[in-house]
Context: one part of a larger RNA
RNA sequence: GAACGAACGCUGGCGGCGCGCCUAACACAUGCAAGUCGGACGGUCGGUAUCUUUCGGGAUGCCGGCAGUGGCGGACGGGUGAGUAACGCGUGGGAACCUGCCUCGAGGUGGGGGAUAGCCGAGGGAAACUUCGGGUAAGACCCCAUGUCUCCGUGAGGAGAAAGACUUCGGUCGCCUUGGGAUGGGCCCGCGUCGGAUUAGCUAGUUGGUGAGGUAACGGCUCACCAAGGCUUCGAUCCGUAGCUGGUCUGAGAGGAUGAUCAGCCACACUGGGACUGAGACACGGCCCAGACUCCUACGGGAGGCAGCAGUGGGGAAUCUUGGACAAUGGGGGCAACCCUGAUCCAGCGACGCCGCGUGGGUGAUGAAGGCCUUCGGGUUGUAAAGCCCUUUUGCCGGGGACGAUGAUGACGGUACCCGGAGAAGAAGCACCGGCUAACUCUGUGCCAGCAGCUCGGUAAGACAGAGGGUGCUAGCGUUGUUC
Numbered sequence: 001g002a003a004c005g006a007a008c009g010c011u012g013g014c015g016g017c018g019c020g021c022c023u024a025a026c027a028c029a030u031g032c033a034a035g036u037c038g039g040a041c042g043g044u045c046g047g048u049a050u051c052u053u054u055c056g057g058g059a060u061g062c063c064g065g066c067a068g069u070g071g072c073g074g075a076c077g078g079g080u081g082a083g084u085a086a087c088g089c090g091u092g093g094g095a096a097c098c099u100g101c102c103u104c105g106a107g108g109u110g111g112g113g114g115a116u117a118g119c120c121g122a123g124g125g126a127a128a129c130u131u132c133g134g135g136u137a138a139g140a141c142c143c144c145a146u147g148u149c150u151c152c153g154u155g156a157g158g159a160g161a162a163a164g165a166c167u168u169c170g171g172u173c174g175c176c177u178u179g180g181g182a183u184g185g186g187c188c189c190g191c192g193u194c195g196g197a198u199u200a201g202c203u204a205g206u207u208g209g210u211g212a213g214g215u216a217a218c219g220g221c222u223c224a225c226c227a228a229g230g231c232u233u234c235g236a237u238c239c240g241u242a243g244c245u246g247g248u249c250u251g252a253g254a255g256g257a258u259g260a261u262c263a264g265c266c267a268c269a270c271u272g273g274g275a276c277u278g279a280g281a282c283a284c285g286g287c288c289c290a291g292a293c294u295c296c297u298a299c300g301g302g303a304g305g306c307a308g309c310a311g312u313g314g315g316g317a318a319u320c321u322u323g324g325a326c327a328a329u330g331g332g333g334g335c336a337a338c339c340c341u342g343a344u345c346c347a348g349c350g351a352c353g354c355c356g357c358g359u360g361g362g363u364g365a366u367g368a369a370g371g372c373c374u375u376c377g378g379g380u381u382g383u384a385a386a387g388c389c390c391u392u393u394u395g396c397c398g399g400g401g402a403c404g405a406u407g408a409u410g411a412c413g414g415u416a417c418c419c420g421g422a423g424a425a426g427a428a429g430c431a432c433c434g435g436c437u438a439a440c441u442c443u444g445u446g447c448c449a450g451c452a453g454c455u456c457g458g459u460a461a462g463a464c465a466g467a468g469g470g471u472g473c474u475a476g477c478g479u480u481g482u483u484c
Stems, first nucleotide, its partner, number of pairs: 001484004006480005013357006019350002021315001026313003030310003035072003040069002043066010079268003088193007097185002102181008110144004119134006149160004164173003194240003201231003206228008243265004247258004270291005293304004321347001323346003329343001330341004360390004370381004394426001396421005404412001429473005434454001436453001440468005450456001
């Protein structure tokens, strides 16, 4: 000098764009953050129309809602950086794999069956919830058939499917088997990736083989047997520290430092462990077990997990609203209408940063008054003020009023912007002035009080304190911390 997710002190007019718990991966009240589909299904409730009636009602159709069964989604999106020195990441390769939805292609969609929730009845419990009995539907579940095709097998041969709904009756959306594509993912390898030798030896599934099991898949991944290997001063093992990268900061570069925001990958979801379901998880707002903690309880037993968005306590030098909207972009479900979406888009708060603008312009010397200094002549503040003449950015008041939205639909928002009006009107501070370093005098103080990076101060202090004046920057200016 530059930089910052900064903090602190003094000060503070406006706008745009960004950014905002770096500390306790500490604990969390409350609300919201993942649902959707009646065009899969039986029912039930409300409305309505028609038919019927023994006037209690019943049947059918249409519209809307609802818990349950069922489907898809909840593995995305959002958060955090604890752990991890590792094929985790970066980069370049590889072969033994999977891939719902999407896309291109081939073929099929025949027949039958038994349940079960909701519901009804009975019971247990304070609750969470739960038991028994009865009855019921499906695109839920099961069996048979068929087999383009696929799988197993050298072969003969063996094995494997399915579901309907809507319709303007043209069809549309599905379902099953299967080949390819696309996308996404799993796995392996070369190289690179912090410090410590005051860590020198480490290793028993350890290293390799055979066989088997397991996986979507290769493999000690697991197991039995056999062999005795494998790694290491080119730093193994151990200890400490740390998410990695694109990037960011600095620097002429080489390099050094760093990894907030944005983007890619990884890991985690109260702590530890486990699997289930599924195309995909060993699953933040799923399940089970154990633990710590909190809460409810009728003491028998139960409930919970903000490192989602807000918000609270705590910690800290320090970091925001318990806001609006799905209008846009994107995501999930749905044929659609539409529903959901604290993703997102906006608004609020904060000079936290960057950028832009303003706080007026011209004229004005008897160089007014006042202040300060003085050699008492004057000098300086100083064209500064006043006065006179103008302008109206911004702010204020009134009116109009968008783009963002393809036909409809705008949270932002009566916002941006435009027009008109009044009026210099509402808007300047901070640090420094001994040298480094730009800017000097007076008074006070008297090695005191204080300053301070070096050093000043002991009676004329340009260094302390105040004042006048000056210098520098300016809605900021200084201080502290950190990096180059």
RNAcentral holds the full RNA, with entries from SILVA. A computed fold for a 484-nucleotide part of an RNA from a metagenome, annotated as small-subunit ribosomal RNA, 5' domain. Its mean pLDDT, the model's own confidence on a scale to 100, is 87.